[in-house]
Molecule: Bacterial large signal recognition particle RNA
Organism: Thermomicrobiales bacterium
RNA sequence: UCGUGCUAGACGGGGAGCUGGCGGUGCCCUGUACUCGCAAUCCGCUGUAGCGGGGUUGAAUUCCCUCUCUAGGUGGCGCCUUGUGGGACUAGCGACGUGACGUGGCGUUGACGGUCGGGUCCCGCGCGGCGGGGAACCGUGAACCCGGUCAGGACCGGAAGGUAGCAGCCGUAAGCGGCACUCUUCGGGUGACGUGGGGCAGCCUGACCCGAGCUAACGAGCGGCGACAAGCCGGAAGGUGUCCAUCGAAAGAGGGUGCACGA
Numbered sequence: 001u002c003g004u005g006c007u008a009g010a011c012g013g014g015g016a017g018c019u020g021g022c023g024g025u026g027c028c029c030u031g032u033a034c035u036c037g038c039a040a041u042c043c044g045c046u047g048u049a050g051c052g053g054g055g056u057u058g059a060a061u062u063c064c065c066u067c068u069c070u071a072g073g074u075g076g077c078g079c080c081u082u083g084u085g086g087g088a089c090u091a092g093c094g095a096c097g098u099g100a101c102g103u104g105g106c107g108u109u110g111a112c113g114g115u116c117g118g119g120u121c122c123c124g125c126g127c128g129g130c131g132g133g134g135a136a137c138c139g140u141g142a143a144c145c146c147g148g149u150c151a152g153g154a155c156c157g158g159a160a161g162g163u164a165g166c167a168g169c170c171g172u173a174a175g176c177g178g179c180a181c182u183c184u185u186c187g188g189g190u191g192a193c194g195u196g197g198g199g200c201a202g203c204c205u206g207a208c209c210c211g212a213g214c215u216a217a218c219g220a221g222c223g224g225c226g227a228c229a230a231g232c233c234g235g236a237a238g239g240u241g242u243c244c245a246u247c248g249a250a251a252g253a254g255g256g257u258g259c260a261c262g263a
Stems, first nucleotide, its partner, number of pairs: 001263006009057003012030004020046005034054005063256006072247005077241006084234003089231002093226002096223003101219003104215003113209008121198006127191002130187006137178004146171004154163003
């Protein structure tokens, strides 16, 4: 160096999840890679890797190690979208307050301020008006039991005469009605009325003094308040990124690898 037969090894790997931890079933990636049984109300190990049978290959294209590259997963961060909660901040909105910067209004035909008086407010009195009652006045008003006069008729009487008295007429009581005026009494959601007293903070007003401000409608400023929730803040879901970290299949490159016999 060649041939034959073996042995270690290999016949897929990885991610998240699960688990005290590890591997597997299930999900996902890679991409082709012996087979049978077991397993999410999980299965099997517990210190080296799924466990238990069967098979193929075998020292290299196939096994082992290192490096490069990065499919994919996971975590973080950034951005976008959509719900959700908040109301500290910003903007816009609303009402309020504040000062008087601007516009406007009032003011030398006198602002603000001051003094004196009146009113507004309270308690009385008078007068008027209005309303109720009464009186007065007017009208009406009794079959008999009111009055006057009482025809007729009745009664008494010898007569003269006398007595009671219906109807009618006249009048009147209670009552009923009217009432513009008059008198009286009571009342009030009564008065461009008179008068006495009290009160007088504010407001209105008259006279006088003083001599230049007053006001706050609008704009702007400032202050706190309210509502809203666009920005903003918190949290959630989905998407996305030549980003960061981590794991990392496949691929590529480099290196390594046993025993026996024979020639």